[in-house]
């Protein structure tokens, strides 16, 4: 330098194919249960999707550019 892949709450991932309210598990907070802790039960907070632009009534999803990391080639 070229090609490909990945990027989504604190962590690990799904959702993208086929545009239509951003979800799951763990963790965290509060309450219940317990002598207390753990486990269990109930409720809740927390992200606008790496970044920027475009298309659209509507974009995590489609298009363009760009950044970081990984893989392959030169």
């Nucleotide at each position: 330098c070229u090609g490909g892949g990945u990027g989504u709450g604190g962590c690990g991932c799904a959702g993208c194919u086929c545009g239509g309210u951003a979800g799951c598990g763990c963790g965290c907070u509060u309450g219940g249960u317990u002598a207390g802790g753990g486990a269990c039960c109930a409720a809740g907070a927390g992200g606008u999707c790496g970044c920027a632009g475009g298309u659209u009534c509507a974009a995590a999803u489609c298009c363009u550019g760009u950044c970081a990391c990984c893989c392959a080639g030169a």